A computed fold for a 265-nucleotide RNA from a Chloroflexota bacterium, annotated as Bacterial large signal recognition particle RNA. Its mean pLDDT, the model's own confidence on a scale to 100, is 78. It was read from a public genome assembly, where an Rfam model found it. The model forms 92% of the base pairs in the Rfam consensus. Taxonomically the source falls in Chloroflexota (Bacteria, Bacillati). Rfam family: Bacterial large signal recognition particle RNA. It is annotated as a non-coding RNA gene. On this family, see Rosenblad et al., RNA Biol 2009: "Kinship in the SRP RNA family".
C1' cells in the first nucleotide's frame, strides 16, 4: 500500500417556550436526511440526560473537533403611534368674581341707595260667589188587566125589600218619560282685582313714615378663580414591514485538523 470482515459512530439540525435541568412530541426557521409504540391538564430520564422494538451504513466527500460565513429567532435600547395616569409652563376658548383702569346708556331733589312698618304676588284651611255633574221641589203626559175613585151596559144573591163583585168609560195618581229656568241640597274645581285665620320671612311689585345724593346696567382691558382643549414633559401597558458600530443561541455551506480492530496478499 491493496483486499475482506467487524465495532465506534452515524441515519437531519436549530431558536423560543415549558422544565430544578436534559430531550421528546407541539410552534416558529433551515432543509429533505429510516420504519414502529409512548406524549402539553403531557411523555421519558438525572449532568453519562428521551425511553422500547427493529432495519441501513460503516474508519471517511458521510465520524468527531476548531476557525470562518450566515438565513432566522429572542432580549435589551432608541424613534414612530394608539392608551391610561400625573406634573408644569405657552396658548386659545367658557364662566364666576373684584370698593381696579376707560368709555358709554338710564334713573334720581317731582327724592337714588338705605331702614322701619304694613299689603300683595306663594302655600294650607276656611266661607261666599262662578261653572260643571247629580237629585229634590214646580208642571205635562203617563196602567186593557195584575193602582184608586165612580161606576152606564151586562152579571151574581134575595119572594120583596135591598146588597155585592165589577169590565168599559170619566177623573187621579206609580214606576217612567219630558219642560221653563226659577229654588233647595249632593260632589268636584289648571275659576275669582271677594271674605277670615294660620304660614313663608328667600325673591320681586308696591303704599306710608324717617333719611338726604347717589343708583343701577353694558362694552373693552386688567387681575384673579375654575372647567375644556393644542403644545411640552415624566412615568406604565400596547403596537411597528423602522433604526442600532448592542447582547445572546445559530442551521445550510465553506476551510483546516484528528480518529479504531482483526485477518489476509
Nucleotide at each position: 500500500u491493496c483486499g475482506u470482515g467487524c465495532u465506534a459512530g452515524g441515519c437531519g439540525g436549530g431558536g423560543a417556550g415549558c422544565u430544578a435541568g436534559c430531550g421528546g412530541u407541539g410552534c416558529c426557521c433551515u432543509g429533505u436526511a429510516c420504519c414502529c409504540g409512548c406524549a402539553a391538564u403531557c411523555c421519558g430520564c438525572u449532568c453519562u440526560a428521551g425511553c422500547g422494538g427493529g432495519g441501513c451504513u460503516g474508519a471517511a466527500u458521510u465520524c468527531c473537533c476548531u476557525c470562518c460565513c450566515g438565513a432566522g429567532g429572542u432580549c435589551c435600547g432608541g424613534c414612530g403611534u394608539c392608551g391610561c395616569g400625573g406634573g408644569u409652563c405657552c396658548u386659545g376658548u367658557g364662566u364666576g368674581c373684584g370698593u381696579c383702569g376707560c368709555g358709554u346708556g338710564g334713573c334720581g331733589u317731582u327724592g337714588a341707595c338705605g331702614a322701619u312698618c304694613g299689603g300683595g304676588u306663594c302655600c294650607u284651611g276656611u266661607g261666599c260667589a262662578g261653572c260643571g255633574u247629580c237629585g229634590g221641589u214646580c208642571u205635562g203626559c203617563g196602567a186593557a188587566c195584575c193602582c184608586c175613585g165612580u161606576c152606564a151596559g151586562a152579571u151574581c144573591c134575595g119572594g120583596a125589600a135591598g146588597g155585592a163583585a165589577g169590565c168599559a168609560g170619566c177623573g187621579g195618581u206609580a214606576a217612567g218619560c219630558g219642560g221653563u229656568c226659577g229654588c233647595c241640597g249632593u260632589c268636584g274645581c289648571g275659576u275669582g282685582c271677594c271674605g277670615c285665620a294660620g304660614g313663608c320671612a328667600a325673591g320681586c311689585c308696591u303704599g306710608a313714615u324717617c333719611c338726604g345724593a347717589g343708583c343701577c346696567g353694558c362694552g373693552c382691558g386688567c387681575g384673579u378663580g375654575u372647567g375644556c382643549g393644542u403644545g411640552u414633559u415624566c412615568g406604565c401597558g400596547g403596537u411597528g414591514u423602522c433604526c442600532g458600530u448592542g447582547a445572546u443561541c445559530g442551521a445550510c455551506g465553506g476551510a483546516g485538523g484528528g480518529u479504531g480492530c482483526a485477518c489476509g496478499g